[in-house]
RNA sequence: GGAGGCGUGGUGUAGUCGGCCUAACACGCAUGCCUGUCACGCAUGAGAUCACGGGUUCGAAUCCCGUCGCCUCCGCCA
Repeated sequence: GGAGGCGUGGUGUAGUCGGCCUAACACGCAUGCCUGUCACGCAUGAGAUCACGGGUUCGAAUCCCGUCGCCUCCGCCA
């Protein structure tokens, strides 16, 4: 330099052939219940600019373009 993949709460993921997304699940966190206490269990809750910018569209996490970061493969220099 070329090609491809990925980026979503604190963590790991799902959702991605556009619309019921006010974004789901697990772990973690907070509060309450339970218990003599802790743990377990139950209930409730907080927590997400869906990497960033632009475009298309009535409507974008989802489609297109660019940028950034990470990963894989190929090539070049040494």
The RNA shown here (transfer RNA) has 78 nucleotides and comes from a Bacillota bacterium.
Its mean pLDDT, the model's own confidence on a scale to 100, is 81.
The organism belongs to Bacillota, within Bacteria.
The sequence was found in a public genome assembly.
Its Rfam family is "tRNA". The family's RNA type in Rfam is transfer RNA. About the family: Transfer RNA (tRNA) molecules are approximately 80 nucleotides in length. Gene Ontology term of the family: triplet codon-amino acid adaptor activity.